RNAcentral holds the full RNA, with entries from Greengenes. This is a predicted structure of a 476-nucleotide part of an RNA (small-subunit ribosomal RNA, 3' major domain) from an uncultured bacterium. Its mean pLDDT, the model's own confidence on a scale to 100, is 84. Rfam family: Bacterial small subunit ribosomal RNA.
Context: one part of a larger RNA
Parts: sequence; structure tokens; C1' cells
RNA sequence: UGACGGGGGCCCGCACAAGCAGUGGAGCAUGUGGUUUAAUUCGAUGCAACGCGAAGAACCUUACCUAGGCUUGAAAGGCAAGUGACCGGCUGUGAAAGCAGCCUUCCCGCAAGGGCACUUGUACAGGUGCUGCAUGGCUGUCGUCAGCUCGUGCCGUGAGGUGUUGGGUUAAGUCCCGCAACGAGCGCAACCCCUACCAUUAGUUGCCAUCAGGUAAAGCUGAGCACUCUAAUGGGACUGCCUACGCAAGUAGUGAGGAAGGUGGGGAUGACGUCAAGUCCGCAUGGCCCUUACGCCUAGGGCCACACACGUGCUACAAUGGAUGUUACAACGGGUAGCUAAGCCGCAAGGUGGAGCCAAUCCCUUAAAGACAUCCCCAGUUCGGAUUGGAGUCUGCAACUCGACUCCAUGAAGUUGGAAUUGCUAGUAAUCGCGGAUCAGCACGCCGCGGUGAAUACGUUCCCGGGCCUUGUACA
Repeated sequence: UGACGGGGGCCCGCACAAGCAGUGGAGCAUGUGGUUUAAUUCGAUGCAACGCGAAGAACCUUACCUAGGCUUGAAAGGCAAGUGACCGGCUGUGAAAGCAGCCUUCCCGCAAGGGCACUUGUACAGGUGCUGCAUGGCUGUCGUCAGCUCGUGCCGUGAGGUGUUGGGUUAAGUCCCGCAACGAGCGCAACCCCUACCAUUAGUUGCCAUCAGGUAAAGCUGAGCACUCUAAUGGGACUGCCUACGCAAGUAGUGAGGAAGGUGGGGAUGACGUCAAGUCCGCAUGGCCCUUACGCCUAGGGCCACACACGUGCUACAAUGGAUGUUACAACGGGUAGCUAAGCCGCAAGGUGGAGCCAAUCCCUUAAAGACAUCCCCAGUUCGGAUUGGAGUCUGCAACUCGACUCCAUGAAGUUGGAAUUGCUAGUAAUCGCGGAUCAGCACGCCGCGGUGAAUACGUUCCCGGGCCUUGUACA
């Protein structure tokens, strides 16, 4: 100087407390351990691995296994020699790949030669083989915590200190005051984006607001940009004003004004560093290793196994509910190898059909919870839907291993869950549906969107994590 302490002081955080909803029990989905296996490819392992890499494992993917094949190789470029084609079509064998064979067959140039392709040879290719403890790059974490340093000066023999400590204050090393310090840098904040209000500009969306036409009804049509909206520019909030306290910074107020008030709400943004943290299987790369194989092609299988254990979710156990009918209101997005309307067929998944749309114009697109009415009457039930049988639909060469969905039948466990444990402070939790990426098909996962919409916070003694000062130490 640090680190540590079941030392002290001050302070903060859904850290506790106060609340709400869960997990842990059940069934299923998914990941992991283990076991099994010819293979069940590999990595990730306290927080910070375990719906993680994977934003899509039937083939492909695919790296694994079995079997069949290739050897300058699936792709690249160099040299030498030889050939004249390549492409295309066909036959045999075969699971395919491959192997064997047949047909057809070069261009430019007078020439030399050049181009292109193949064969052979040669250097070489290739490797998701090893090492993340040789590395780059990227990422996680402490932590959006308030810290981490430097120049000059001063102090100390020196390591080093001071500044950065102290008194206040703040979300903040934020600011004020003081001070052998005076300044500065990386962080904080602000500048950026979205959202809440207004104005201007602009109207193939919106509007009987206004005028006219028209309908069973409807911005349906003409006219028009007032409003809504859309998307560009600007304004607006600064403790600016008032009162109280205070030297100041600032704090408090059922204060005023205001759409918004003290960082308005949310996002992007992650200092010096820590964990030899993670990744050689995204990519790049040193070294090592393989080279008729640890490379490459192909078929089938596996990654989907199942006594069991754990994590993360979904659906429930019901009456604040289930069922049936009628009826209302969104936002974000996506669409040409695409989204697909009306109509018709089917109980349905879906089929048919083909209008419109490269889309504020058409389609996906009926939002659901909600409201209204009726049934159920507390039961393993009109709860719950696993499992299984049968019949189908769709995608796709192909749904056996191993897809999703529909209908009929079947109806399991489950009556609120031990010890323990998680999330959340407001448009949040809870609950309800919708969209998108990936994608032929496949979503209970992920990323977004809107609808309905709470309870509680006395407080900081305690648990966990963190910041500053101080103290002890046989630790570095």
C1' cells in the first nucleotide's frame, strides 16, 4: 500500500421487511447429469453452465456410428508433359456415391502460338484433429457500482503519501465550503433514439367538421385538409418563479403556472481493472499432429435411447370457474419462389376458387380477456386433459425410427403442493390475446406489441451484495 475480520462508524440496492404472484408436489415440453448404446457428435459447470451456442436435428444440417467408395482430391491457384475436348444423351452394376462402357464433340490465328477443358506427375490442397494455460477479435461478470488515474508542487531515506481526506449535499469523485496543494484525463451527467404536450410544413390515411350526390348500410363518390393520424422541423422543464430552512451547494411544500416538476418514463451508452472466466466448433492465427487418411463422397442409423436425479417452462387441480350462443374495442409487424379476399365444398384440419396487393391503398386480420343471455351446483365433476385406439389433413423425393394439425372414441395423475426458494415498487406485478425472426413443414422457447390492471413499502435491527472513512493483523 492492499486484502481480510462472526471490528467500528456512515450510506446504498426488491438486500431484508410490508405485499402480490409463483417454483419446490402432478402431467407434459425442453435443457443437463447419469446410465445405456455401434454412435447416442462437440462445447457451456456456483453466482456469471443447465428453453445456453441451436433465431427451427425426418434427408440435408452433421461435426458421431455402421457400410460402400475416392486419392492432386468437393473448391482455389502454380509449374511440366500428354490429349482434344467440355457440355449433353444412353447402357450395365449398385442403396447411392462410385466403377465399367457406348454415342456425340473444340475455339481464335496464314503460321508460330494462344485460349479452354481433361489426364498424368509435382510442389500442394484439406482437417469442426489438440492446445482459449501460446494468441487476436468478440463476450460474460463484479456493475451503470462511483470509482480509476496523471502532470507539476509539497511531505517521506524509501515503498509511498498528499490531491481523492474533512464539514455539508447528491442518483453520482454531483456540487458547495474548507484545506500544501493547484490543475487535468478516463468514468458520472449532458449531447443521441423512443415516448408524453403544442406549433409549423405536407396531404390518394383520416373527416358529414362543412357542401353536394348516393346506399339496406358503409368516406361509398365529388369537393376539401378543419380535426384524427402519418413524418420532418421547431418549441417546451431550467429548482426558472413563490414560501420556509441554509454561508453556499441544496432540501422541503395538498405552492403557483403547466401536457409534463425536480434525472418526467424507457432505451442505447459499461472507466482502470478482476475471474490464466468463456470461445482454436463463427472468424482469424502460432505451435503440434493426420496425409490411399484424423481428408473427401454416398446410403442407412444416431444426435429423439431411459431404472433414475436436477434446472427452466407450459397446462391444471376449478364456480372471480367450465360450456354454448350473441356482441364490442388494439398495437407492433410481415407479404411476389410471397400474403392470399369474396363465393362454394367439408363437423374440422383443410380443399376449391381466383379478386386485389411490390402494399398508410390489397391480404395476413374474426384480437382475446370483456359485455349480454342460458346451462352446470361443488362432484375427481359438463373440472382436468395425459395416455391409447381408429379415421383423416398438410408440408415435403420421403413423416417407420422421428413432423405439425383435425375429428370420433378413451379419459390418467392432479383437490393448491415438505424443507427450501424466485420475481416484482406502476401502467409495474398478475392476467389476456396478437405479431415477427429462424423456417418447405415444425414454438409451451426467444424477441417484440398492445388490452385489462392491483397490493404494499413502518423502517434499516437482521440475511445477501456493494461504496467511503477508520481500526486490528503472525496474510501478500